[in-house]
RNA sequence: CCACGACAAAGGCAAACCCUCCGAAAGGCGGGGACGCAAAGCUACGAGCCUAAAGCCCUAAGGGGCCAUGGCAGUCGGGCCGCCGAA
Numbered sequence: 001c002c003a004c005g006a007c008a009a010a011g012g013c014a015a016a017c018c019c020u021c022c023g024a025a026a027g028g029c030g031g032g033g034a035c036g037c038a039a040a041g042c043u044a045c046g047a048g049c050c051u052a053a054a055g056c057c058c059u060a061a062g063g064g065g066c067c068a069u070g071g072c073a074g075u076c077g078g079g080c081c082g083c084c085g086a087a
Base pairs, nucleotide, nucleotide: 004085005084012037013036017032018031019030021028022027035074041080042079043078045077046076047075048072049071050070055066056065057064058063
């Protein structure tokens, strides 16, 4: 340096759930809380998944269908960056 990842050390993140706020929703910020995580750090590039406001279509109406320009990095790959050092 490249791999690799220990019942090591020092630190880190925080699922479900609850509360406030934002949002049409999915979801997100903050606080509490820990199921887990060696990239559970960053990035929607590929695949996948969630939502469907606006728009379009159908309907006599109530309502229904399509659709991402909205999301998920803790779904899997890719890219970028990074702490520690036993085997």